A computed fold for a 353-nucleotide part of an RNA from Hallerella succinigenes, annotated as large-subunit ribosomal RNA, domain IV. The source organism's lineage runs through Bacteria, Pseudomonadati, Fibrobacterota, Fibrobacteraceae and Hallerella.
Context: one part of a larger RNA
RNA sequence: CCCAGGAGAAGGAACUCGGCAAAUUAACCCCGUAACUUCGGGAUAAGGGGAGCCACCGGAUGUGAGUUUGAACAGAACGCAGCGUUAGGUGGUCGCAGAGAAAUGGCAGAAGCGACUGUUUACCAAAAACACAGGGCUAUGCAAACCAGCAAUGGGAAGUAUAUAGUCUGACACGUGCCCGGUGCCGGAAGGUUAACAGGAGGCGUCAUCCGCAAGGAGAAGCGCUGAAUCGAAGCCCCGGUAAACGGCGGCCGUAACUAUAACGGUCCUAAGGUAGCGAAAUUCCUUGUCGGGCAAGUUCCGACCUGCACGAAUCGUGUAACGACUUCUGCACUGUCUCCUCCUGAGACUCA
Numbered sequence: 001c002c003c004a005g006g007a008g009a010a011g012g013a014a015c016u017c018g019g020c021a022a023a024u025u026a027a028c029c030c031c032g033u034a035a036c037u038u039c040g041g042g043a044u045a046a047g048g049g050g051a052g053c054c055a056c057c058g059g060a061u062g063u064g065a066g067u068u069u070g071a072a073c074a075g076a077a078c079g080c081a082g083c084g085u086u087a088g089g090u091g092g093u094c095g096c097a098g099a100g101a102a103a104u105g106g107c108a109g110a111a112g113c114g115a116c117u118g119u120u121u122a123c124c125a126a127a128a129a130c131a132c133a134g135g136g137c138u139a140u141g142c143a144a145a146c147c148a149g150c151a152a153u154g155g156g157a158a159g160u161a162u163a164u165a166g167u168c169u170g171a172c173a174c175g176u177g178c179c180c181g182g183u184g185c186c187g188g189a190a191g192g193u194u195a196a197c198a199g200g201a202g203g204c205g206u207c208a209u210c211c212g213c214a215a216g217g218a219g220a221a222g223c224g225c226u227g228a229a230u231c232g233a234a235g236c237c238c239c240g241g242u243a244a245a246c247g248g249c250g251g252c253c254g255u256a257a258c259u260a261u262a263a264c265g266g267u268c269c270u271a272a273g274g275u276a277g278c279g280a281a282a283u284u285c286c287u288u289g290u291c292g293g294g295c296a297a298g299u300u301c302c303g304a305c306c307u308g309c310a311c312g313a314a315u316c317g318u319g320u321a322a323c324g325a326c327u328u329c330u331g332c333a334c335u336g337u338c339u340c341c342u343c344c345u346g347a348g349a350c351u352c353a
Base pairs, nucleotide, nucleotide: 001348003346004345005344006343007342008341010339011338014337019334028050029049030048031047036041038171052093053092054091055090056089057088059086060085061084062083063082066078067077068076069075094098106332107331108330109329110328111327112326113324114323118130119129134169135168136167137166138165139164140163146155147154148153172319173318174317175316177249178248179247182246183245184242185241186240187239188238191237192236193235198230202226203225204224205223206222209218210217211216250268251267252266253265254264277311278308289305290304291303292302293301
C1' cells in the first nucleotide's frame, strides 16, 4: 500500500452525480397514532413507556384427596393441601449496562410513472417495459373462423356465440369531441375497363394447274402460320357506409374612450380545422421563461401563469386511496461519506530462508 473487520475527540452530509457505503432503528408487552381514503386501509403510522433477580401480597387457571347429585365402578357440579402455568401490586437488591449474547423495521413530507400481487434481457438493463382483472372493436352457426401440414389428418374442442380466434386499451372515478377527402375494411351492382376461352373477317406460306423462249409470274382444294370485330367473371373505376379502423384535426388582416388585449368583423384554404381536460410537462427549442415557495445562496424540486418550437381524448385524456429493491425534491434521526485522518485485529503484497 491492498483486502475483510473493530473503535474514535469536536463537528454531523460540509462528502458525492446521488447519504453510495456505513451508522441509526429493531423481537415482546402497554399507552398513543395525522392528512387522505375505494371506509378495507393508511398503521408496527408518528411518538412515548416497560423489562434482571429476591421476598411478600394477591387475581386467574390446570391437576387434584375428597364432597354433592345419581340406581350407577356412567355422567355432571363443587373442590383442601401440594405441584404447574400466567397477569397485577408493594418492598428490597446487584451491575457501566436486565429484550445484558445472537437474530430482529430508521422515520416523515411532497411530486412523476405504473392501479395492485406478479413477469423479464440465464452471463452489464428488474424498469415507467411485459402481464393483469376490467373496457371496446372485428371474425366465426360448427365439417366454425383461425393455426400446423403437399395431403391424409391434427389443434380449436370431446368446446358451440355467457363460446372460440384476432386486435387495441389496461383497476377504479369522471369522460372519450370534430373529420370518411386519402388508405384499409364492409355493402352495392346500373354503366366504363378487363384474362383465358369462344369466335373467325382478313393476311401470309406451300402447291395441282395455267401463262411465258427463258428468267419468272398467276394460283383452286388441302395443309400450315397469323389473326380484326364480337362474346367474356372477379378486380379496378364507380355509388354508399365505417375512426375504441390506419390516420388527420389551418393561415393572414383589422377592430373597444390611456395603453394593452380582442368578445367582434373581413378574407383565403380544407375532408375537418384540436372540444373537455391538462400544460416550460418522462413532451418547452429559445430556457436557468416569468412570478411565488423552500435555501444565507436552488440549471434540480413544488405551486402558478400560458408565448403548447412540437399536449390532448382507448398509439386513450384528466384525477386517484393502496402498492413499488422504480425516478425526483425536502426534513428528522444517525453516522469516518466528509473536515482529516488515527489506532487495533486478521489475510495479502514486500524482505529473507